RNA sequence: CUCCGAUAAUAGCAAAGCCGGGGCAACCUGGUGACGCAGAGCCAAGGGGCCGAAAUUAAAGUGUUGUUUCGGUCAGCCUAGCCACCGAA
Numbered sequence: 001c002u003c004c005g006a007u008a009a010u011a012g013c014a015a016a017g018c019c020g021g022g023g024c025a026a027c028c029u030g031g032u033g034a035c036g037c038a039g040a041g042c043c044a045a046g047g048g049g050c051c052g053a054a055a056u057u058a059a060a061g062u063g064u065u066g067u068u069u070c071g072g073u074c075a076g077c078c079u080a081g082c083c084a085c086c087g088a089a
Base pairs, nucleotide, nucleotide: 004087005086012037013036017032018031019030020029021028022027035076041082042081045079046078047077048074049073050072051071052070053069054068055067056066
């Protein structure tokens, strides 16, 4: 230095719920609160989930479903990339 991750040590982050604010919504944000996390650090490039809109779709109509496209969102879904504390086996 790389890999790896312990009943080690020093730190850290903060789920659900509740309250305030933003958004059509998914969701975001401040506070509270801890389910958990060796990267639960950053990142929307590739998949995937979720939300919104439009088009199309199964004999016909309403509705629904599926498919496609566009916009948005989720990093605590996965892959990829970047950065990174400690040091047992």
Molecule: c-di-GMP-I riboswitch aptamer
Organism: Deltaproteobacteria bacterium